[in-house]
Context: one part of a larger RNA
RNA sequence: AGUGAACGCUGGCGGCGUGCCUAACACAUGCAAGUUGAGCGGGGUUUUACAGAGUAUCGUAAAAUCUAGCGGCAAACGGGUGAGUAACACAUGGGAAACCUCCCUCAAAAUGGGGAAUAUCUCCGAGAAAUCGGAGUCAAUACCGCAUAAGACCACAGUUCGGCAUCGAACAGGGGUCAAAGCAGCAAUGCGUUUUGAGAUGGUCCUGUGGCCUAUCAGCUAGUUGGUGGUGUAAUGGACUACCAAGGCUAUGACGGGUAUCCGGCCUGAAAGGGUGAACGGACACACUGGAACUGAGACACGGUCCAGACUCCUACGGGAGGCAGCAGUGGGGAAUUUUGGACAAUGGGGGAAACCCUGAUCCAGCGACGCCGCGUGGAGGACGAAGGCCUUCGGGUUGUAAACUCCUUUUAGAGGGGAAGAAUAAAUUGACGGUACCCUCAGAAAAAGCCACGGCUAACUACGUGCCAGCAGCCGCGGUAAUACGUAGGUGGCGAGCGUUACUC
Repeated sequence: AGUGAACGCUGGCGGCGUGCCUAACACAUGCAAGUUGAGCGGGGUUUUACAGAGUAUCGUAAAAUCUAGCGGCAAACGGGUGAGUAACACAUGGGAAACCUCCCUCAAAAUGGGGAAUAUCUCCGAGAAAUCGGAGUCAAUACCGCAUAAGACCACAGUUCGGCAUCGAACAGGGGUCAAAGCAGCAAUGCGUUUUGAGAUGGUCCUGUGGCCUAUCAGCUAGUUGGUGGUGUAAUGGACUACCAAGGCUAUGACGGGUAUCCGGCCUGAAAGGGUGAACGGACACACUGGAACUGAGACACGGUCCAGACUCCUACGGGAGGCAGCAGUGGGGAAUUUUGGACAAUGGGGGAAACCCUGAUCCAGCGACGCCGCGUGGAGGACGAAGGCCUUCGGGUUGUAAACUCCUUUUAGAGGGGAAGAAUAAAUUGACGGUACCCUCAGAAAAAGCCACGGCUAACUACGUGCCAGCAGCCGCGGUAAUACGUAGGUGGCGAGCGUUACUC
């Protein structure tokens, strides 16, 4: 000098930040991922019209609206945590002639004709429930063939150019393979769908270099090291497999053990360096513990699935349900860390043609002197100097212009009145914060000071009490009858809404 601090005493206001460092311990409750009727059939409600003797009900049609289900997109983002990891995990520089990329942009072409199902629904059944089974009907941008098709893909055989071993690009040849879906609108058209090329974005893989401790760890290794043929992947590769060879690493520290997410940064320091990795930003890893795949452009998936385990809960004992390291909140642990708040107004995200819906991301508010910064607790005058306190050589000294008293001011807090920007747009509408910030008026010095120290280091001294006791103490050391070192008082010094102590870092 610093801190995500804690503890003791004290505590007026505001702004901006910040707040489980411990048990990756267990979690009651609520919310945190939905949306789409302009993909689809059905159902409900309301209104209107028609038929009818007729607003009882029913039937048909239209419009509006709501919707369980099928389908699409999203849910792989955003948010949390740091358990694991000493590793291509991270940082930085290269490489991919070894790769993928939904949505988006640009460009080329196409969107022909068919089929069979199924959820919802109806009927029946099983079960306490979770849920499940059978039969029947029906739809689609759901599913499946067919047609057409290239500069796409596959194999074949060419030319030219280029390169970095494998190779890459362009051009032309004849074979084989592969596609689609519609919706809205009166229409124009728009939005979609399919194939291909290019881009953008995001990712994956390989690699040089760099950053902990330990030798009281010295040898380690059998898919181990390399090759060939395969498998697998978007793709390279012992990644995996069969066979063959016997290699590979290591005192420039292999292997083992311990510890630990990494970085931009942050703290300190003149720098070099040392320490650190909270908040903010990037990367990685994880989601009760372990394992696995499915779907998908993308996951081996926090609020998805399956299996096993521990734990908790429900049960009609047959069987089921769950996962806060999301936001609040509870118990527990701990020296210690907040509200079961408001709003989608802004920024951003998902869906939708849009209106709009969702969003504990976010923006705000609440709590905590936890930190930084700012302001206040009054200003001027006022005595050879009140009273009281303390000391005293009893003369006086000091507290001390301090108070009283006089004259002013009103920041902040309080009361009343007005009142934003943040909100975009040609205009109108839309503000959680918030009647907040800010402005004006009003009253009255009114409502607002403590903490630590005073032997030396180190700024600041006397009295009384105590008597090696009680106690103090960072070091040296004080205390055994005059203690500037203990306790109290007066005085003084330092800092000040804080001041000390403790812990840790330089």